[in-house]
Context: one part of a larger RNA
Molecule: small-subunit ribosomal RNA, 5' domain
Organism: Saprospiraceae bacterium
RNA sequence: GGAUGAACAGCGGGAGGCCUAAUACAUGCAAGUCGAGCGGUAGAGUACUUCGGUACUUGAGAGCGGCGCACGGGUGAGUAACGCGUACAUGACCUACCUUCAAGUUCGGAAUAGCCCUGGGAAACUGGGAUUAAUACCGGAUGUGAUAAUAGAUAUAGAGAUUUAUUAUUAAAGUUGAGGCGCUUGGAGAUGGGUGUGCGUCUGAUUAGCUAGUUGGUGAGGUAACGGCUCACCAAGGCGACGAUCAGUAGGGGGCGUGAGAGCGUGACCCCCACACGGGUACUGAGACACGGACCCGACUCCUACGGGAGGCAGCAGUAAGGAAUAUUGGUCAAUGGGCGAAAGCCUGAACCAGCCAUCCCGCGUGCAGGAUGAAGGUCCUAUGGAUUGUAAACUGCUUUUAUCAGGGAAGAAACGCCUUCAUUUAUGGGGGUCUGACGGUACCUGAGGAAUAAGCACCGGCUAACUCCGUGCCAGCAGCCGCGGUAAUACGGAGGGUGCGAGCGUUAUCC
Numbered sequence: 001g002g003a004u005g006a007a008c009a010g011c012g013g014g015a016g017g018c019c020u021a022a023u024a025c026a027u028g029c030a031a032g033u034c035g036a037g038c039g040g041u042a043g044a045g046u047a048c049u050u051c052g053g054u055a056c057u058u059g060a061g062a063g064c065g066g067c068g069c070a071c072g073g074g075u076g077a078g079u080a081a082c083g084c085g086u087a088c089a090u091g092a093c094c095u096a097c098c099u100u101c102a103a104g105u106u107c108g109g110a111a112u113a114g115c116c117c118u119g120g121g122a123a124a125c126u127g128g129g130a131u132u133a134a135u136a137c138c139g140g141a142u143g144u145g146a147u148a149a150u151a152g153a154u155a156u157a158g159a160g161a162u163u164u165a166u167u168a169u170u171a172a173a174g175u176u177g178a179g180g181c182g183c184u185u186g187g188a189g190a191u192g193g194g195u196g197u198g199c200g201u202c203u204g205a206u207u208a209g210c211u212a213g214u215u216g217g218u219g220a221g222g223u224a225a226c227g228g229c230u231c232a233c234c235a236a237g238g239c240g241a242c243g244a245u246c247a248g249u250a251g252g253g254g255g256c257g258u259g260a261g262a263g264c265g266u267g268a269c270c271c272c273c274a275c276a277c278g279g280g281u282a283c284u285g286a287g288a289c290a291c292g293g294a295c296c297c298g299a300c301u302c303c304u305a306c307g308g309g310a311g312g313c314a315g316c317a318g319u320a321a322g323g324a325a326u327a328u329u330g331g332u333c334a335a336u337g338g339g340c341g342a343a344a345g346c347c348u349g350a351a352c353c354a355g356c357c358a359u360c361c362c363g364c365g366u367g368c369a370g371g372a373u374g375a376a377g378g379u380c381c382u383a384u385g386g387a388u389u390g391u392a393a394a395c396u397g398c399u400u401u402u403a404u405c406a407g408g409g410a411a412g413a414a415a416c417g418c419c420u421u422c423a424u425u426u427a428u429g430g431g432g433g434u435c436u437g438a439c440g441g442u443a444c445c446u447g448a449g450g451a452a453u454a455a456g457c458a459c460c461g462g463c464u465a466a467c468u469c470c471g472u473g474c475c476a477g478c479a480g481c482c483g484c485g486g487u488a489a490u491a492c493g494g495a496g497g498g499u500g501c502g503a504g505c506g507u508u509a510u511c512c
């Protein structure tokens, strides 16, 4: 430090809370958002009407489109590995959103969802027809630039670095009343990542040989990028007692615990890694081979009209099971942070709070002072008495933490927004005002009365602080070790007394 059990048990603050079955999961919630990208259904309003409807405006839900869903949250199964740690390299690379700089934002086109019509199906879902829009899709123009090829120049040990010229290729999207917000190409930055290398990283030799894409080369393909990454051909290499291979165990580190240190133990919090029913695959995308996306195989569960379908809590709660053992199907987006949005705002089981548990740590209380007829009662003795419980109680005075009742009552919240004002009208910035609290009428403060509302657990033979009586009689029992008990047991059981800790106390197991 962790866990459990029985009895007893007042409070506050902080921390922690399935270590086992990476077992199976009912139910709810956990990722949406944008009407300032788009058309537009139902509906609503206005106008007209032959009362059938038509036109215009607006416009849920759904749809197209954008961004997000690769973050955040969980778990530790696998992994002994460039996985992690550390130090380098990248002249072998990528980076949406953000910042900054430069240049641009032109002309056209064809569809499709939705809506409408009509089929199939129990459902999940799905076929056909007609029609329509865009910041969706396609084509052309321009080409600051970028990329490629060729030729040249510069620096470097060298290399795919930098640079000049020529040729070729290559772009865009609108919206708003306006400002503005966007869009395209490119440079730089920032951030995040990819890749490579040196060193370090558990046990076993009762595991000694291992390896065919294996090791290297040439060429090609592939990738953002190097590379047997993949393929063709060629060579026969590569690793290994400095422990290869095999087997076992295990996420790694910062830390944390312990220790004088060396070390040993551990992985709750933070960083990195891996995984998301078991296995595989790619798609989309700046980023995934994607926990709450897709497809396939498998196991399992569920629905079914038997033809077919649906599902994945190692998210938050919760259930069953397992286990010695681990909590609420709670509140709020008020703060912090994240996504979308111009914003208002919406979403957020991230987060912040509350609930449960003495599981741990810290703090407080259960009163203080006086009080001897040394009361009664208990226990013991050498027994008309004495000792002890014991200033303990009664009694007198005092205090009121805490609890109870009453009253007051926060900080966490100033930003955004709104109003106003100033700088110069907008934009932007500054000043003033205003709005917003789940926790919570909580913390905290004040007052009132009243000792009132609050003590247990283990031990008392030695180690080891603390002793007598009764019962029992090698019995019943105790015990960490030595050992106690067979008739006066300070060692068993009870009582009185004492000792130690104290909201805890002791026991068991593990580690130091």
Stems, first nucleotide, its partner, number of pairs: 003508001010364006016357002018322001023320003027317003032067003037064002043058006074275003083201008093193002098189008106140004116129005145170010174181002202248003209239003214236008251272004255266004277298005300311004328354001330353003336350001337348004367398004377389005404448005412439001417434007456501005461482003467496005477484002